[in-house]
Context: one part of a larger RNA
């Protein structure tokens, strides 16, 4: 900007995409076949391989701002104790997110026209012929179906909902009252937008959740989850230590609650059957 008033939400599907994969094992059957070695079609069931897509409850990685042990130097006057530095000093775990080696799920059936073939009916040529009219089967191929994306599909779609003023000026009809268009501008309506708090989104736009009539983000309360029994103080032991308060005590991202702190303020938008 268009989609012939402005808006908010859900949809339809012309139209494009993407998949399209093998193999092996059970059965039917040791049948058919075939002197014997040997060995089937058709169906009907299972199971892996590779691709692709999504997810993280489960096994695991990673987790430099979560916990604990510890070595060598400095530091807080000295012990404990706590901080700093050594590659993140090193070591052992590790929450969220992210992720595969993890998990699920697709690549499956079923259809429709039909290649090359295989037919049935059947003339032209009393016969024969699948073809000349006419019918039937028939491929991982093709169209459909299953999956994604899609109304700028200008053939601009549907469907629900939601908004509905003044003022100035002009044409043409009318004696007039007035009536019917046509511009202009204000400040709004439903609703947007800037801006702001922000993430499940994200390279910037964009998308999405709020913005006090509010749980949006940050504190703080619990709550999960990790770590693995803090400091101090008592007991025991000469002493490392160990046992008791104590499954303590610290805790980034999870979750649920609380307005203590921050979401400040500002702008554009319809004028009637359009």
């Nucleotide at each position: 900007c268009g989609c012939a008033g402005g808006a908010a939400g859900a949809c339809u599907g012309a139209g494009c995409g993407a998949a399209g994969u093998c193999a092996u094992c059970u059965u039917c059957a040791g049948u058919a076949c075939g002197a014997g070695a040997g060995g089937a079609c058709c169906g009907a069931g299972a199971u892996g391989g590779c691709u692709u897509g999504a997810c993280c409850g489960c096994u695991g990685g990673u987790g430099a701002g979560c916990c604990a042990g510890u070595u060598g130097g400095g530091g807080g006057g000295c012990c404990g104790c706590c901080c700093c530095c050594a590659g993140a000093g090193c070591u052992g775990g590790g929450u969220a997110g992210c992720u595969a080696u993890g998990u699920c799920a697709a690549g499956a059936a079923g259809g429709g026209a039909g290649a090359a073939g295989c037919g049935c009916u059947g003339a032209a040529a009393g016969c024969a012929u699948c073809u000349a009219a006419g019918c039937g089967c028939g491929a991982a191929g093709c169209c459909g179906c299953c999956c994604g994306c899609a109304a700028g599909a200008g053939g601009a779609g549907u469907c629900u909902u939601c908004c509905c003023g003044c003022u100035c000026u002009u044409u043409c009809c009318g004696u007039g009252a007035g009536g019917a268009g046509g511009g202009a501008g204000c400040g709004u309506a439903a609703g947007a937008u800037c801006c702001c708090a922000g993430g499940a989104a994200g390279a910037a736009g964009a998308c999405c959740u709020g913005g006090u009539a509010g749980a949006u983000a940050g504190g703080c309360g619990g709550a999960g989850g990790g770590u693995g029994u803090a400091c101090a103080c008592c007991u025991g032991g000469u002493a490392a230590c160990a046992g008791g308060u104590u499954a303590a005590g610290c805790u980034g991202a999870u979750c649920c609650g609380u307005c203590c702190u921050a979401a400040u303020g500002a702008u554009c938008g319809a004028g009637c059957g359009g």
The part of an RNA shown here (large-subunit ribosomal RNA, domain VI) has 274 nucleotides and comes from a Ktedonobacteraceae bacterium.
Rfam family: Bacterial large subunit ribosomal RNA.
The coordinates come from a structure-prediction model, not an experiment, and the mean pLDDT is 87.
The organism belongs to Ktedonobacteraceae, within Bacteria.